The RNA shown here (transfer RNA) has 74 nucleotides and comes from a Candidatus Dojkabacteria bacterium. Its Rfam family is "tRNA". The family is grouped with related families in Rfam's "tRNA clan". The prediction has a mean pLDDT of 80. The sequence was found in a public genome assembly.
RNA sequence: GGUGCCGUAGCUCAGCUGGUUAGAGCGCGGGAUUCAUAACCCCGAGGUCGGCGGUUCGAGCCCGCCCGGCACCA
Numbered sequence: 001g002g003u004g005c006c007g008u009a010g011c012u013c014a015g016c017u018g019g020u021u022a023g024a025g026c027g028c029g030g031g032a033u034u035c036a037u038a039a040c041c042c043c044g045a046g047g048u049c050g051g052c053g054g055u056u057c058g059a060g061c062c063c064g065c066c067c068g069g070c071a072c073c074a
Base pairs, nucleotide, nucleotide: 001073002072003071004070005069006068007067010026011025012024013023019057028044029043030042031041050066051065052064053063054062
């Protein structure tokens, strides 16, 4: 330098034929329980879906460029 894949909550990931509200587990905060702690249970906060632009009535999802990571080729 070329090709492919990936980038969504603090972490690991789902979301797929573009459509009503963006989700799960862990973690974090609060509560309940307990003599107390842990576990279990309930509630909650936390996201410009890597960035910019485009297509569309509508984009996490499609297209282009850029950034970052991984793999392969040279």